[in-house]
RNA sequence: CAGGCCGAGAGGCGCUGCAACGGGCGGCACCCGCCCGCCACGCUCGACCUGGUCGAUGGAUCAAGGGCGCCUCCCGACA
Numbered sequence: 001c002a003g004g005c006c007g008a009g010a011g012g013c014g015c016u017g018c019a020a021c022g023g024g025c026g027g028c029a030c031c032c033g034c035c036c037g038c039c040a041c042g043c044u045c046g047a048c049c050u051g052g053u054c055g056a057u058g059g060a061u062c063a064a065g066g067g068c069g070c071c072u073c074c075c076g077a078c079a
Stems, first nucleotide, its partner, number of pairs: 001051004006046004010072006018042001021037007041065001
C1' cells in the first nucleotide's frame, strides 16, 4: 500500500436517488443502451489475518467528513 474480517465514529423515522449489485429487454457481442428493483457509511480511524513494496529507530495528542426533512439524546450561559 492492497484485499479480507471485526470494531468505533450518540440514536431513530421519513423522502429522493448517483455508483455498485440483481432481474428483464434490445443491439452480433467482451461491451453498450433502456426499464424495473435495491440503495444515503460506498467514508474516516483502529485491531487482527493474508499478500506486496519501501524504510528506520523518539514522544505527545485523538479526530474529520457523510443529499433533504423531522425527532430524541449529549455538551454549551447564549449563539
The RNA shown here (SAH (S-adenosyl-L-homocysteine) riboswitch aptamer) has 79 nucleotides. Its Rfam family is "SAH (S-adenosyl-L-homocysteine) riboswitch aptamer". Its family is annotated with S-adenosylhomocysteine metabolic process and regulation of gene expression in the Gene Ontology. The model forms 100% of the base pairs in the Rfam consensus. The prediction has a mean pLDDT of 77.